[in-house]
Context: one part of a larger RNA
RNA sequence: ACGAACGCUGGCGGCAUGGUUUAGGCAUGCAAGUCGUGCGUGAACCGGGGAGCACCCCCGGGGAAAGCGGCGGAAGGGUGAGUAUUAUAUAGAUAACUUGCCUCCUAGAUUGGGAUAAUCCUCUGAAAAGAGGCCUAAUACCGAAUGUGGAGAUUAAGGCGCAUGGCUUUCUUCUUAAAGAUGGGGACCUUCGGGCCUGUCACUAAGGGAGGGGUCUAUGUCCUAUUAGCUUGUUGGUGGGGUAAUAGCCUACCAAGGCAAUGAUGGGUAGCCGGCCUGAGAGGGUGUACGGUCACACUGGGACUGAGACACUGCCCAGACUCCUACGGGAGGCUGCAGUCGAGAAUCAUUCGCAAUGGGCGAAAGCCUGACGAUGCAAUACCGCGUGGACGACGAAGGCCUUCGGGUUGUAAAGUCCUUUCGGAAGGCAGCAAAUUUAAGGUGUUAAUAUCACUUUGAUUGAGUUCAACUUCUAAAGAAGCUCCGGCUAACUCCGUGCCAGCAGCCGCGGUAAUACGGAGGGAGCGAGCGUUGUUC
Numbered sequence: 001a002c003g004a005a006c007g008c009u010g011g012c013g014g015c016a017u018g019g020u021u022u023a024g025g026c027a028u029g030c031a032a033g034u035c036g037u038g039c040g041u042g043a044a045c046c047g048g049g050g051a052g053c054a055c056c057c058c059c060g061g062g063g064a065a066a067g068c069g070g071c072g073g074a075a076g077g078g079u080g081a082g083u084a085u086u087a088u089a090u091a092g093a094u095a096a097c098u099u100g101c102c103u104c105c106u107a108g109a110u111u112g113g114g115a116u117a118a119u120c121c122u123c124u125g126a127a128a129a130g131a132g133g134c135c136u137a138a139u140a141c142c143g144a145a146u147g148u149g150g151a152g153a154u155u156a157a158g159g160c161g162c163a164u165g166g167c168u169u170u171c172u173u174c175u176u177a178a179a180g181a182u183g184g185g186g187a188c189c190u191u192c193g194g195g196c197c198u199g200u201c202a203c204u205a206a207g208g209g210a211g212g213g214g215u216c217u218a219u220g221u222c223c224u225a226u227u228a229g230c231u232u233g234u235u236g237g238u239g240g241g242g243u244a245a246u247a248g249c250c251u252a253c254c255a256a257g258g259c260a261a262u263g264a265u266g267g268g269u270a271g272c273c274g275g276c277c278u279g280a281g282a283g284g285g286u287g288u289a290c291g292g293u294c295a296c297a298c299u300g301g302g303a304c305u306g307a308g309a310c311a312c313u314g315c316c317c318a319g320a321c322u323c324c325u326a327c328g329g330g331a332g333g334c335u336g337c338a339g340u341c342g343a344g345a346a347u348c349a350u351u352c353g354c355a356a357u358g359g360g361c362g363a364a365a366g367c368c369u370g371a372c373g374a375u376g377c378a379a380u381a382c383c384g385c386g387u388g389g390a391c392g393a394c395g396a397a398g399g400c401c402u403u404c405g406g407g408u409u410g411u412a413a414a415g416u417c418c419u420u421u422c423g424g425a426a427g428g429c430a431g432c433a434a435a436u437u438u439a440a441g442g443u444g445u446u447a448a449u450a451u452c453a454c455u456u457u458g459a460u461u462g463a464g465u466u467c468a469a470c471u472u473c474u475a476a477a478g479a480a481g482c483u484c485c486g487g488c489u490a491a492c493u494c495c496g497u498g499c500c501a502g503c504a505g506c507c508g509c510g511g512u513a514a515u516a517c518g519g520a521g522g523g524a525g526c527g528a529g530c531g532u533u534g535u536u537c
Stems, first nucleotide, its partner, number of pairs: 001535002004533005011385004016380001017378002024341003028338003033071003038068002045061006078296003087221008097213003102209003106205003110144004120133005149176002152173002156169003160165001180201006188195002222268003229259003234256008271293004275286004298319005321332004349375001351374003357371001358369004388418004398409004422478001423474005432464001437459008481526005486507003492521005502509002
């Protein structure tokens, strides 16, 4: 010094920390959704009408639920099994690369088509689920056009670099895009849907930026020689393939190389770092919490989708285990938050809330968020406060010792006068809330009193909260223990015991006067803690 444990004891608060062992098995609930301003449908319910007092039909509103589609489920959260290097830290390289959302800028958004889910009908199955048929929509899917441009090949020129080379301009050719939604409107047109104009969001192609990622290089990163040789895609080249991209990354052929006592190869152990502990420093130890990074997600393997994964709560295959079953077949994955069993010396609530911060979706309202914010439990650690203060006897009682005179406990108590922190009770009230949205104005944009942007005033939103702080009341009232006293090491006497019982970190105590064992009185040290054990310096 500690993510500690154990024993005795235990008043309050602040702030932090809390499964270090079995990466053992898991009941239950929750932890990733959202968008109707992309699309077709449209339950309950409400209003009107027909027939009629229920039911049925039609029209209008309404908007649940699922479906198609988009974005997000690659973030956030957990753990340290594996990994001594495909990792990590620092410094570089990429003339060998990529990048959804965001941002700046340029150009565009023309014209067509065929499906399909949902719904409905039929069927199979115990279930999970599946098969077939008739429709239908889109910002879903697929043609054609255009090409500011981009990509590939080609011609010519310019200047540049660090080797491969790269940049700019130019000629010819080939190929490659798109989608709408919604708000408002004065003229004009209209098949009354709209066109047209305008605002916002979305779309397509290109070029920058920011932030993210991939790859490569150098240096550093534990023990072991009772591990001395290792290697055949191995080391290099050529052709081909492959990737966003370099490369034996893969493949065919050719050559025989490559690494190693400056420790290769093998074995053991281990995530790495900023840091943390210790120390005067140099060093030594360590990697919990917080931050960065890597790896993993029942075990092993694989790809799909996508800007991004070989994907914790996606898919497929195999395996072990658990569960359901009508025995034909199915379902599952807490190393998310709580919780449970087990093992262990040992580690908490199946709590509250999205009010704040942040994230996803959405034009927004908003929805989701066990991230997060809070509260709870544990003296686990650190820090602060209290358990009263002043006066009070040549000194009560009791205890202990005694040379029997006395000494000591000891101003300690009692008593008198005060104070009220903390605790308990009551009270009214700050701050965490600023935004968003909405109402009424103002300014700008605009053809416009739409919209949009900025702005003023008002309204709206608090889990914690019986909060903090403050005020009043209450009465010394409710609050002290633990270890030690032979030397090291601060602190001594009596009784009991008699090498017994026992103590002990080391030296060592105990066999009849034990300051060392046990008890008592007294003392010393620390104090809501004190001691013991473990580990590190």
The part of an RNA shown here (small-subunit ribosomal RNA, 5' domain) has 537 nucleotides and comes from an uncultured prokaryote. Its mean pLDDT, the model's own confidence on a scale to 100, is 81.